Transfer RNA from a bacterium, 71 nucleotides, folded computationally. Its mean pLDDT, the model's own confidence on a scale to 100, is 82. The sequence is in RNAcentral, with records from ENA. Its Rfam family is "tRNA". Its family is annotated with triplet codon-amino acid adaptor activity in the Gene Ontology. By type it is a transfer RNA.
RNA sequence: GGGAGCUUAGUUAAAUGGUAUAACAUCGGUCUCCAAAACCGAGGUCGUGGGUUCGAUUCCUACAGCUCCUG
Numbered sequence: 001g002g003g004a005g006c007u008u009a010g011u012u013a014a015a016u017g018g019u020a021u022a023a024c025a026u027c028g029g030u031c032u033c034c035a036a037a038a039c040c041g042a043g044g045u046c047g048u049g050g051g052u053u054c055g056a057u058u059c060c061u062a063c064a065g066c067u068c069c070u071g
Stems, first nucleotide, its partner, number of pairs: 001070007010024004018054001026042005047063005
């Protein structure tokens, strides 16, 4: 230089055009003499910009970051 893939909550991951979800973590509560465990509940997320569409995590495009292949 050329090519490919990935980017979603604090972390690890789902969601192939129709209300963004789970586990762990965090916070609150129940239980307990106290704590842990268990149980119940709550908050929090689509890398950035633009486009297509009635509607975009999803399709297109540019950029940024990370990884791999090749010279």